[in-house]
């Protein structure tokens, strides 16, 4: 050379002409001194704005809780407003390796399930086998050998399966088994290590069915609701009708129950208005130093203001250039996870072919 792993930063550029939207400044208009108009400075859709899947701030029910059920999360320590995100570590499991994946508490509280196939998947057993002994035929050199009926003993060989009652080897047995022994691996004990998760080391006991909680179900933490079409201000417009139930009762407060707060409530059938300002962008902000930490971040110092539309703003024409433009466009906002996705710049790292 090559073939990989882990991260970071860009998203066509410039350029001239017209064009949209907000901010501020001139001018002119104007019964209404911000309704309009013109002209000039500045700025103007993402890394995901997307999914609406978590978390929260804000706003309201509300004057504010208590249990019950419900519903998330799940190995340890940390960050962080929070979090089911993140970081650093432990165990399992994948890769040669940088590294990646983890829904990872509990099976000795209980109930459930493990199809087919096997003999058998719990109250465990013997298909094909090994082996012993009675009894009968039969070979025969009299000590063996083969079939057959029966009896007893075995789970080491073979099968089926995802899994088959610890695993590997050695002795030992009529043949075999933790039968005994070594090693592993369980289970008790004890000391070290670490904040822990957890590793390690010693020592004992042959210890005897396993699996599945992304099954129900126990533990342990955590959780009111609805949401900007929230919510507040102003301007409009605010005919009726008819049935049911009401104080030992209704009604708001996601179920239920206590509680609390209010007195009407709920159905149908008809008719009226509906316009505008707010909320709206200065932040759990962003950029650079600077300490501190293994790091996620965190704490001082400077410094900048970065979209605010409401039938929805960035368009269109022209010219140049090359890395030839993919996914794709804010709607209160911000942290996150997911999923889409053409290309180009860059740091560590790993395996490796040649050379020296």
């Nucleotide at each position: 050379a090559g073939a990989g792993u882990c991260g970071g930063c860009c998203a066509g550029a410039c350029a001239a002409u017209c064009g949209c939207g907000g901010u501020c400044u001139u001018a002119a208009g104007u019964u209404u001194u911000u309704u309009u108009u013109a002209a000039g400075a500045c700025g103007g859709a993402g890394g995901a704005a997307a999914g609406u899947c978590c978390g929260g701030g804000c706003u309201c029910c509300a004057u504010a809780g208590g249990g019950u059920a419900a519903g998330g999360u799940g190995c340890c320590a940390g960050g962080u407003a929070a979090c089911g995100c993140c970081u650093g570590g432990g165990g399992g499991g994948c890769g040669c390796g940088a590294g990646c994946c983890u829904a990872c508490g509990g099976a000795a509280a209980g109930u459930g399930c493990c199809a087919c196939a096997g003999a058998a998947a719990a109250u465990a057993u013997a298909c094909c086998g090994c082996c012993c002994c009675u009894c009968a035929a039969g070979a025969u050199u009299u000590a063996u050998c083969u079939c057959g009926c029966g009896g007893g003993g075995u789970a080491a060989g073979g099968g089926u399966g995802a899994a088959a009652u610890g695993g590997u080897g050695c002795g030992g047995u009529a043949a075999g088994a933790g039968c005994g022994c070594a090693c592993c691996g369980c289970g008790c004990g004890u000391g070290a290590g670490g904040c822990a998760a957890c590793u390690c080391a010693c020592g004992u006991g042959g210890c005897a069915g396993g699996g599945u909680a992304a099954a129900c179900c126990c533990c342990a933490c955590c959780u009111g609701g609805a949401g900007c079409a929230a919510g507040g201000c102003c301007a409009a417009a605010u005919a009726a009708g008819a049935u049911c139930g009401g104080a030992u009762c209704c009604u708001g407060c996601g179920a239920c129950c206590c509680g609390u707060a209010g007195g009407c409530g709920a159905u149908c059938u008809g008719g009226g208005u509906a316009g505008g300002c707010u909320g709206c962008u200065u932040g759990a902000g962003g950029c650079a130093g600077u300490a501190g930490g293994c790091g996620a971040c965190u704490a001082c110092u400077g410094u900048c203001c970065c979209a605010g539309a409401u039938g929805a703003a960035u368009g269109a024409u022209u010219g140049u250039c090359c890395u030839c433009g993919a996914c794709a466009g804010a709607a209160c906002c911000c942290g996150g996870c997911u999923u889409a996705a053409c290309g180009g710049c860059u740091g560590a790292c790993u395996c490796g072919u040649u050379u020296u």
Record summary:
This is a predicted structure of a 356-nucleotide RNA (Bacterial RNase P class A) from a Gammaproteobacteria bacterium. Its Rfam family is "Bacterial RNase P class A". The family's RNA type in Rfam is ribozyme. Gene Ontology terms of the family: tRNA processing, dimeric ribonuclease P complex and ribonuclease P activity. The prediction has a mean pLDDT of 77. Of the family's consensus pairs, 99% are formed in the model.